[in-house]
C1' cells in the first nucleotide's frame, strides 16, 4: 500500500443481507419490590444505547451508498 471482517446501554451479543410494525431486542450486571431467619436462587418492576464520525440517497436509514477514524485478520513491497 491492497483486500476482508467488525464498531449498537456498564459488559457480551442480536438486528444490517431484503429500509418502515425499531421512541432499538436478549443475557449478564445495576436499582427497587416480593419471597426468605439472612443471603443465594426464583418471580415482578425499573433505569440505562437516538446505533464510531461526517456526508449522500429516500417520504423514511442502526440498516443502502461515499469518505474518514478505531480494532482484528490476510496479502504484497523494502531491508
Nucleotide at each position: 500500500g491492497c483486500c476482508c471482517c467488525g464498531g449498537u446501554g456498564g459488559u457480551g451479543u442480536a438486528g444490517c443481507c431484503c429500509g418502515g410494525u425499531c421512541c432499538a431486542a436478549c443475557a449478564c450486571g445495576c436499582c427497587g419490590g416480593c419471597c426468605u431467619g439472612u443471603g443465594g436462587a426464583g418471580c415482578c418492576g425499573g433505569a440505562g444505547a437516538a446505533c464510531c464520525c461526517g456526508g449522500g440517497u429516500u417520504c423514511a436509514a442502526a440498516u443502502c451508498c461515499c469518505g474518514g477514524c478505531c480494532g482484528g485478520g490476510g496479502c504484497c513491497c523494502c531491508a